Background:
Model confidence (mean pLDDT): 85 of 100. A computed fold for a 1528-nucleotide RNA from an uncultured bacterium, annotated as small-subunit ribosomal RNA. Rfam family: Bacterial small subunit ribosomal RNA.
[in-house]
RNA sequence: GAGUUUGAUCCUGGCUCAGGACGAACGCUGGCGGCGUGCCUAACACAUGCAAGUCACGGUAGAAAGCUCCUUCGGGGGCGAGUAGACCGGCGGACGGGUGAGUAACGCGUGAGUGAUCUGCCUGGAGGCGGGGGACAACCCGGGGAAACCCGGGCUAAUACCGCAUGGAUGCGGCGGGGGUGGAGCCCUGUCGUGAAAGCUGGCCUCUCCGUGGAAGCCAGCGCCUCCGAACGAGCUCGCGUCCUAUCAGCUUGUUGGUGAGGUAAGGGCUCACCAAGGCGAUGACGGGUAGCUGACGUGAGAGCGUGGUCAGCCACACUGGGACUGAGACACGGCCCAGACUCCUACGGGUGGCAGCAGUGGGGAAUCUUGCACAAUGGGCGCAAGCCUGAUGCAGCGACGCCGCGUGGGGGAGGAAGGCCCUAGGGUUGUAAACCCCUGUCGGGCGGGAAGAACCGCCGGCCGUCGAACGGCGACCGGCCUGACGGUACCGCCAGUAGGAAGCUCCGGCUAACUCCGUGCCAGCAGCCGCGGUAAAACGGAGGGAGCGAGCGUUGUCCGGAAUUACUGGGCGUACAGGGCGCGUAGGCGGCCGCGCAAGUCGCGUGUGAAAGCCCCGGGCUCAACCCGGGACGUGCACGCGAAACUGUGUGGCUAGAGACAGGUAGGGGCGAGCGGAAUUCCCGGUGUAGCGGUGGAAUGCGUAGAUAUCGGGAGGAACACCUGUGGCGAAGGCGGCUCGCUGGGCCUGUUCUGACGCUGAAGCGCGAAAGCGUGGGGAUCAAACAGGAUUAGAUACCCUGGUAGUCCACGCCGUAAACGCUGGGCACUAGACGCCGGGAGGCUUGGCCCUUUCGGUGCCGCAGCUAACGCACUAAGUGCCCCGCCUGGGGAGUACGAUCGCAAGGUUGAAACUCAAAGGAAUUGACGGGGGCCCGCACAAGCGGUGGAGCAUGUGGCUCAAUUCGAUGCAACGCGAAGAACCUUACCUAGGCUCGAACGCUAGGCGCCCGCUCCUGAAAGGGAGCUUUCCGCAAGGACGCCUAGCGAGGUACUGCAUGGCUGUCGUCAGCUCGUGUCGUGAGAUGUUGGGUUAAGUCCCGCAACGAGCGCAACCCCUGUCACUAGUUACCAGCGGGUCAUGCCGGGGACUCUAGUGAGACUGCCUGCGCAAGCAGUGAGGAAGGUGGGGAUGACGUCAAGUCAUCAUGGUCCUUACGCCUAGGGCUGCACACGUGCUACAAUGGCCGGUACAACGAGCAGCUACCUCGCGAGAGGAAGCGAAUCUCUGAAAGCCGGUCCCAGUUCGGAUUGGAGUCUGCAACUCGACUCCAUGAAGCAGGAAUCGCUAGUAAUCGCGGAUCAGCAACGCCGCGGUGAAUACGUUCCCGGGCCUUGUACACACCGCCCGUCAAGCCAUGGAAGCUGAGAGCACCCGAAGUCCGUGACCCAACCCCGACAGCCGUCGGGGAGGGAACGGCCGAAGGUGAGCUCAGUGACUGGGGCUAAGUCGUAACAAGGUAGCCGU
Repeated sequence: GAGUUUGAUCCUGGCUCAGGACGAACGCUGGCGGCGUGCCUAACACAUGCAAGUCACGGUAGAAAGCUCCUUCGGGGGCGAGUAGACCGGCGGACGGGUGAGUAACGCGUGAGUGAUCUGCCUGGAGGCGGGGGACAACCCGGGGAAACCCGGGCUAAUACCGCAUGGAUGCGGCGGGGGUGGAGCCCUGUCGUGAAAGCUGGCCUCUCCGUGGAAGCCAGCGCCUCCGAACGAGCUCGCGUCCUAUCAGCUUGUUGGUGAGGUAAGGGCUCACCAAGGCGAUGACGGGUAGCUGACGUGAGAGCGUGGUCAGCCACACUGGGACUGAGACACGGCCCAGACUCCUACGGGUGGCAGCAGUGGGGAAUCUUGCACAAUGGGCGCAAGCCUGAUGCAGCGACGCCGCGUGGGGGAGGAAGGCCCUAGGGUUGUAAACCCCUGUCGGGCGGGAAGAACCGCCGGCCGUCGAACGGCGACCGGCCUGACGGUACCGCCAGUAGGAAGCUCCGGCUAACUCCGUGCCAGCAGCCGCGGUAAAACGGAGGGAGCGAGCGUUGUCCGGAAUUACUGGGCGUACAGGGCGCGUAGGCGGCCGCGCAAGUCGCGUGUGAAAGCCCCGGGCUCAACCCGGGACGUGCACGCGAAACUGUGUGGCUAGAGACAGGUAGGGGCGAGCGGAAUUCCCGGUGUAGCGGUGGAAUGCGUAGAUAUCGGGAGGAACACCUGUGGCGAAGGCGGCUCGCUGGGCCUGUUCUGACGCUGAAGCGCGAAAGCGUGGGGAUCAAACAGGAUUAGAUACCCUGGUAGUCCACGCCGUAAACGCUGGGCACUAGACGCCGGGAGGCUUGGCCCUUUCGGUGCCGCAGCUAACGCACUAAGUGCCCCGCCUGGGGAGUACGAUCGCAAGGUUGAAACUCAAAGGAAUUGACGGGGGCCCGCACAAGCGGUGGAGCAUGUGGCUCAAUUCGAUGCAACGCGAAGAACCUUACCUAGGCUCGAACGCUAGGCGCCCGCUCCUGAAAGGGAGCUUUCCGCAAGGACGCCUAGCGAGGUACUGCAUGGCUGUCGUCAGCUCGUGUCGUGAGAUGUUGGGUUAAGUCCCGCAACGAGCGCAACCCCUGUCACUAGUUACCAGCGGGUCAUGCCGGGGACUCUAGUGAGACUGCCUGCGCAAGCAGUGAGGAAGGUGGGGAUGACGUCAAGUCAUCAUGGUCCUUACGCCUAGGGCUGCACACGUGCUACAAUGGCCGGUACAACGAGCAGCUACCUCGCGAGAGGAAGCGAAUCUCUGAAAGCCGGUCCCAGUUCGGAUUGGAGUCUGCAACUCGACUCCAUGAAGCAGGAAUCGCUAGUAAUCGCGGAUCAGCAACGCCGCGGUGAAUACGUUCCCGGGCCUUGUACACACCGCCCGUCAAGCCAUGGAAGCUGAGAGCACCCGAAGUCCGUGACCCAACCCCGACAGCCGUCGGGGAGGGAACGGCCGAAGGUGAGCUCAGUGACUGGGGCUAAGUCGUAACAAGGUAGCCGU
């Protein structure tokens, strides 16, 4: 920076992504090289080899193979060789190498201290090395043992061991003196005591002796001893820094200190005895968990955060635990002892081992290498050296594990090849890509050449210095020779080829760069988040194409970043998470004005240190880079020194503005206690009085004739204090309200007298703290959980009613919580105003506090700047600042569990995790909705008239049935709808029989020659078969036409109306829906369109940050109503004429009606009233018509994924001898039922019979049919006229006149059924209509419910038409005749419009949503217990070992004594000293015991979370239908 909460918006907030990194692993892939790097797990166990030896110039003894000589053939000598190997001895095995278990510690880091210390080898200085003694290994002999190994006896050397001498000056110990230091063990000095040594090698003969030459000696080298230094290394100490947890709050007995002693290299309680009772801790002791620390590494703008692998420093460890020995150094990785576990060997007696060295093995694991080469280099050990040793190291090997570099070719090449993919069928794309042509030659391959790393050491030669008598040695330098694991490697050259051997991986819905086809069909699958998949998926799978990176690419894991999402830099808390319920106050933090001093903080300068490597900069070396080398910078730190004094701090002196005190006033439901009062409720007593009262939406339960309610009087008792009362007062909060008294807290004002910063805040702590609740005891009027009854209801454990117990009240003691709210912690200061209210003061003016002005404190409302996500806050801040406290860090789980603590209990306080979700939220916006409100419309209700719902029938639908009953339409807005005509056809369905290039269309190729027409057979037909006939144009090829064959293609009422066009329904003829510009708002959006009027209307007027405009409304169009003009035939006939039985029949007329064209007319124009206007009203005038005259056409933005793929069109899918086509028959008409729409009725306002009057719209040639004849009739047979203002349909009917019926299932009603007919049609069986005769059913006005209509309307009456052969039409569309009633009104039902309000709705109330129960899955708490781990305590046992004691036993050196001896010496005894052994303290492991902590598991049990369609109800969101919520 982005994605993700919403319809949209802003904010809050979490989740997620893009980046970088890695000791990695996994998947796919893999050409070369360089440099790095490689058990993160089991500090699990280890086979085998190697990893620490060396010194022959310290010493002792001393082989063999082999060669050779001799030999008695048994053997012996020499060389090998004083060699190998061994032992004694010296130095080194404390380094180097490994690992990270333990350790939260002076362990590490950093800076200091050591006047409290040690330091082998190396180095500087001084001095010394004299003279003796006794042993022990190896070896030999003997013995034990399976082995490991051990025992006894004997011999022997030393630089091994032990005395003695010397000791000097300093060493060490004791006692003194002086100096220095802040101080002590530092320096100088006196004295006493004490304490050393080792020799070896080489050379030489100057001096002495023997004398070839040697020895003493001399020379040189190495070594030894003592002391003082230095360097290096180490020990110890201190300041500071160093993870999480307070659900660990107290810890501690060697503990803290002292004195003395022991111990150590050294200080120390390190250890011990005694004494004292201390020490540590909220600045986190003690406990628990985790962890090696650092330089650095990763990331980050930085601050930080994470990490500590490789490299480097330190530490710790070496199978586990304990222990010491040796040593300069160890408590010792490849040493020792003991214990334990494990391993191996064993003759069962006993032994053996320790890869966290290098390789390697097993095991564990997602996972980590060769049992390589070399000491050539660097480094280490030993050695004089040569040299030996060195799995340190240098190299090589394996692994794309990482970083870096290189390559897989370069140029040309369009018929833009083939193939693939897509396609709108044209083409596009892969793509200059390939082929093809030209070229090059890195890497790899072959051949050849071929380094640097090497300089030391040593040897030879030379030269110089030094020692020396000399030889010679030592040291420095010069020259030469010698030395390479890697490795014939790097590098160089040459060779070959028609480039020949070398590219993959991931992704392509958004974030995020990259799109199409096919397959699949909520399947299979994808997924980092949002989310894709239910038949057109750029999201799954494949393909083509594309994007990205490239010897790699992805995935997973982890860390940092983004995340200002723990906020030091750099966040917040009115409503989003977050102010503690309130106060007092401890620690702590912070702190007014003016001086002076100090210098801790602070600032400046300097010094030391901050290892190297790394990072950064500069330069250099490998062809570059990675990598490496040199230099610089940095290392923000610590310590010390010097300086500054503004600020903080500190000391001191002063001040009064903060704070407090004092005095005088003052308001008040502030608190506590005691007393008093009236009204009311209830109860009791008495009176009056009578049939009810009470209660509700309506009732009932209840009370009442045993006298209630009502009313009067009297009494009892408890609780609360009407009016005053207020937006008012007081209190820190909770809270406080009749009156009086007492006690008492705080505030405010005035005075400016006193103190002199005494202040603010406040973790802990202490106190207060509504209601409910608890304990004990009282009290109990009212009200009232629980409970009971009555209602309501589907239920009603509720809401309503009648009762009613705890409780409500008091005292004392607990509880300690609330939506304890201003959802706003406290303090101080600053920052416009206007208007109230409460308390106090001052001034002005006054009789007066009447009034005005002003000031301090409190309490409200409005409002500027500013702030805020917005809402809002705004001197009572949520503004601007400072100080202190509390609190927050996504939602759920959960204020739950466990633990602790408080409580009598209820429960409170503190307070998680697993798991789960991609949100949960705040404010505001637009809608929608409300059993919210306001205003207003509509046959919406009401008022009225007639119906439906009941009957029969018709028709449509559901259902059922069926081979099929084709399909669609389904609340309003499907159901006499598509159907304005299903017997066949229609027809899409079923059954059966058939056809396939097909019933119809286009094209191509081949074949036939017919085509057309006719006949026959079969068949239900379609179809099949046979036969007859044999054409035209053209010279021909060929064509027309038809058939056959093949193909492209036809055909489909098959699917998808949720892929579509078009058309239509509906809200709704409702008055609305929008736009531009401007303005307002962060924004969604608002404004305009709201408001006041008015209208049928967003119609118009007025107002207005809006001004205009568009689609709608209205008007323009048609019909109708009046008139005029024009025009008169088929219409008309007043006047004139003619004619008839009669008739506009004829002449004629143009007046009238009418026809049909053009006009006129109506606009609230006029009048009156009201009104600003718009407009409204009037029994107004005029007019045929009056306020839209009536009717029609006309349907805004949009809604319903509304309807239609079966009108048509059309994308996609599907069928292709069938889902196409033809034919016959059947079905769409089936019938227990249910519904819709109608017709006809139930009768007298009627039926029937007879007579009689008046329409309009229309239709007609395959037609309408006059008229005549026949038939009762349907109709039939004739037949004129008319393509129609001419003829026909055409009689209109109700009506009117007359008659009849007489209230009856009828002379109502006509269903049903029987019979007989007519007509249409190929055909009326399924299944037509009509006629006649006969039959005469239900039905006597229709339950709940429901529909239409406001005037030429309803009702009622008939007429016409479309479709159509006919007709199921009673339907539909039209026409005219007759012709009403009613509307008070808008409360209610339904629908709608505008404004407003609430909202948790937005798929929008047919919404949302809660809890139990049932089912599955998951994690978790409790639990009788069970198992394991850890740490500690007490006791028992007690190894090794140090120390102490004893030490009768053992012992060479030194001392003493004795014996023997000539001497050398030997023997014996004793002592000193040492030791074995024993004892003691401590003491690991082990054992026992009681507890603690943690983990695992556990029958059963508790809740929790999640899971398309389960059950019950309806709690919440709209007044959610009882407002909701909080505590109890």